The part of an RNA shown here (small-subunit ribosomal RNA, central domain) has 354 nucleotides and comes from Halorubrum aidingense JCM 13560.
Lineage of the source: Archaea > Methanobacteriati > Halobacteria > Halorubrum > Halorubrum aidingense.
The coordinates come from a structure-prediction model, not an experiment, and the mean pLDDT is 89.
[in-house]
Context: one part of a larger RNA
RNA sequence: UUGGGCCUAAAGCGUCCGUAGCUGGCCGCGCAAGUCUAUCGGAAAAUCCACCCGCUCAACGGGUGGGCGUCCGGUAGAAACUGCGUGGCUUGGGACCGGAAGGCGCGACGGGUACGUCCGGGGUAGGAGUGAAAUCCUGUAAUCCUGGACGGACCGCCGAUGGCGAAAGCACGUCGCGAAGACGGAUCCGACAGUGAGGGACGAAAGCUAGGGUCUCGAACCGGAUUAGAUACCCGGGUAGUCCUAGCCGUAAACAAUGCCUGUUAGGUGUGGCUCCCACUACGAGUGGGUGCUGUGCCGUAGGGAAGCCGCUAAACAGGCCGCCUGGGAAGUACGUCCGCAAGGAUGAAACUU
Numbered sequence: 001u002u003g004g005g006c007c008u009a010a011a012g013c014g015u016c017c018g019u020a021g022c023u024g025g026c027c028g029c030g031c032a033a034g035u036c037u038a039u040c041g042g043a044a045a046a047u048c049c050a051c052c053c054g055c056u057c058a059a060c061g062g063g064u065g066g067g068c069g070u071c072c073g074g075u076a077g078a079a080a081c082u083g084c085g086u087g088g089c090u091u092g093g094g095a096c097c098g099g100a101a102g103g104c105g106c107g108a109c110g111g112g113u114a115c116g117u118c119c120g121g122g123g124u125a126g127g128a129g130u131g132a133a134a135u136c137c138u139g140u141a142a143u144c145c146u147g148g149a150c151g152g153a154c155c156g157c158c159g160a161u162g163g164c165g166a167a168a169g170c171a172c173g174u175c176g177c178g179a180a181g182a183c184g185g186a187u188c189c190g191a192c193a194g195u196g197a198g199g200g201a202c203g204a205a206a207g208c209u210a211g212g213g214u215c216u217c218g219a220a221c222c223g224g225a226u227u228a229g230a231u232a233c234c235c236g237g238g239u240a241g242u243c244c245u246a247g248c249c250g251u252a253a254a255c256a257a258u259g260c261c262u263g264u265u266a267g268g269u270g271u272g273g274c275u276c277c278c279a280c281u282a283c284g285a286g287u288g289g290g291u292g293c294u295g296u297g298c299c300g301u302a303g304g305g306a307a308g309c310c311g312c313u314a315a316a317c318a319g320g321c322c323g324c325c326u327g328g329g330a331a332g333u334a335c336g337u338c339c340g341c342a343a344g345g346a347u348g349a350a351a352c353u354u
Stems, first nucleotide, its partner, number of pairs: 003326004007308002012322001014202004021195003025089007033082002035078008048066007092192001093189003096185003104178007111155002115151008126137002163170002207248006217241001221237004259321006267299008276290005303310002327354003336347004
């Protein structure tokens, strides 16, 4: 609860696709469902109002008339708007073509440093660690220097306030396959669109199942310290895990704490992509300047805001559609249902309390 809201006070679904629904561009013609006009009928009684009457008065009751009645139906008409049908249009949307940019996805192959282990050579008493120490490693030779082999993980500089992706996320190189967007076009379709309840797909890390792998790091765990204690912070070890394949889980401060789409509204200044123009040119996909479109940042006008701040990438001005909120705690709990191997997830109260 016909209200007001959702960056930070409660509140934007993690993200996208899409069904129903809701909403929907410009110009004709027609229909008349919505809409509007006229008229007719219905719209019980009681209640309400006026007058008259009956109970001795009144309350109460009766009669007549009026009024109320969102609304429903019939008939006739209007055609601006909505709707429906039909014809056309191109600006919304889509398709096609072109060159360019990109850590976009999947697969394969190749590489690099560091690290660990092992082997060879050199070399000798410490090394490691800390606030200080100790546990620990080391005379079967460590640490250190040097040559090599193997292994798994990772990908310095470039690197950015930069790029790509719906989000999660994506970075050594090469190749193959696939995808999206921006820009440009004198091409094509012709409203085919927007949003999206249900639904579906994707979805970091951790976790789970099976198999593999295991260098580093490292929950748990074991030691050493610290301390009153120290189930921690610091140190030495170390299992799961971290990696790969196949499957599950479906969560997050999944954040810009800001849903998606469309239109309108000062500027300034960076930076990425594309088109076009000008100047210079050592002519090279070169250098400098500018235009249009499209991303991504900063500052800022009007305006907004409780303020912080936002400000053409809006939190301004409007429209469409969805989601969500309605004092704190109890509680994202209980119960039920659905999903999951489990962990648990989704949905989601109340008593009571304040």